[in-house]
RNA sequence: CUCAUCGAGAGGGGCAGAGGGACACGGCCCGCUGAAGCCCCGGCAACCCGUCACCGCGCGCACGCGUCGAAAUCCGUCGACCGGCCUGCGGUGCCAAAGGUGCUAAUUCCGUCCCGGUCCGAGAGUCGGUCCACCGGGGAAGAUGAG
Numbered sequence: 001c002u003c004a005u006c007g008a009g010a011g012g013g014g015c016a017g018a019g020g021g022a023c024a025c026g027g028c029c030c031g032c033u034g035a036a037g038c039c040c041c042g043g044c045a046a047c048c049c050g051u052c053a054c055c056g057c058g059c060g061c062a063c064g065c066g067u068c069g070a071a072a073u074c075c076g077u078c079g080a081c082c083g084g085c086c087u088g089c090g091g092u093g094c095c096a097a098a099g100g101u102g103c104u105a106a107u108u109c110c111g112u113c114c115c116g117g118u119c120c121g122a123g124a125g126u127c128g129g130u131c132c133a134c135c136g137g138g139g140a141a142g143a144u145g146a147g
Base pairs, nucleotide, nucleotide: 001147002146003145004144005143006142011041012040013039014038015037019030020029021028024112025111026110027109042104043103044102047100048099050095052093053092054091055090056089057088058087060085061084063083064082066081067080068079069078070077108141113138114137115136116135117134118133119129120128121127122126
């Protein structure tokens, strides 16, 4: 930098000792019944890896009483196709035993910027407001994973 996801899910112990919820502001929470940080053990999840099934494409074959052809019978040979097997890649779905990350209060705790609706005022099928509040969509920023 690109892409995907972010309303679900999952906590105990030890050390420590006052802050923490990314940053700024505002709000609202968590915290001496112990915050941050470090360590141990557990758990969640399914991003990567992996298991299984199916599908597609490709390589290959001492495979097939297979079909057609080379070539006017048979055997054999060769080629194409179809099927089978093997293997590689991709896709979809299921799973979670092992591994790599991650996560384990509150929607990414909420808002901030833009749009729409509710709403308010004119008034006629439109115009304006949008301070506060609510709902929906998007953006920005951030987090995590993969590249």